[in-house]
C1' cells in the first nucleotide's frame, strides 16, 4: 500500500438503538488495642469529527490509534 479486526472510568470487563453492567483498585465510614479479611456508601468510562434517528455506546461515512494477515 490493500484487507480484516478492535477502541467503553486508573485497570479488565458486559450492553449493541431508550439514563452503560460487574470486577479489582481509589476515598469514606462500620468492625479491631492495632493490622488485614469482611460489610456498607461514594467518586470516576462510552477514541475525535460529522451524518441518519424522536433518541446513537450501538446504525452510516471520515479521521486516528493499536492488532493481525497478504503485497
Nucleotide at each position: 500500500g490493500g484487507g480484516c479486526c478492535u477502541g467503553u472510568a486508573g485497570u479488565c470487563u458486559a450492553c449493541c438503538g431508550g439514563u452503560a453492567u460487574g470486577a479489582c483498585g481509589c476515598a469514606g465510614c462500620c468492625u479491631u488495642c492495632g493490622c488485614a479479611a469482611g460489610g456498607c456508601u461514594g467518586a470516576a468510562g462510552u477514541c475525535c469529527g460529522g451524518g441518519u434517528u424522536c433518541a446513537a455506546u450501538u446504525c452510516c461515512c471520515g479521521g486516528c490509534a493499536g492488532g493481525u494477515c497478504c503485497a